[in-house]
Molecule: transfer RNA
Organism: Candidatus Adlerbacteria bacterium
Formats: sequence, structure tokens, C1' cells
RNA sequence: GUGGUCGUAGCUCAACGGUAGAGCUCUGGUUUGUGGUACCAGCGGUUGUGGGUUCGAGCCCCAUCGACCACC
Repeated sequence: GUGGUCGUAGCUCAACGGUAGAGCUCUGGUUUGUGGUACCAGCGGUUGUGGGUUCGAGCCCCAUCGACCACC
């Protein structure tokens, strides 16, 4: 340089173009002599960035940034 895969909550990952979720973590509560376990509830997101298509984009298209893989 060329081609490809990935980027979503603090972490690991989901999500037919139609209100972005789960587990763990964290916070509060119940339970317990205390802690842990168990149970209940809650907080937390400009879906890497910038544009385009669409009534509507995490999803489709283009560019760009980062990580990785292959080729040269």
C1' cells in the first nucleotide's frame, strides 16, 4: 500500500429498518449477631467520529479514527 473482521453501559456480550437489552460490577432495601450467600428494586448509553439514504438508522451507503488478521 491492497483486502477483510471488529468498535454498543464500568466489564463481557445481545439487538428482523420501528421505544437500545441481558449477565457481572456498583448503589439501596429484605434476610444475617457481623460479613458472605440468597431475594427485590434502582443508577448507568450522543451505539468510535462525521456525513448520506429513509417517514424512521445500532442495522443500509460513503468517508474517517482505532484494534486485529491476511497478502504485498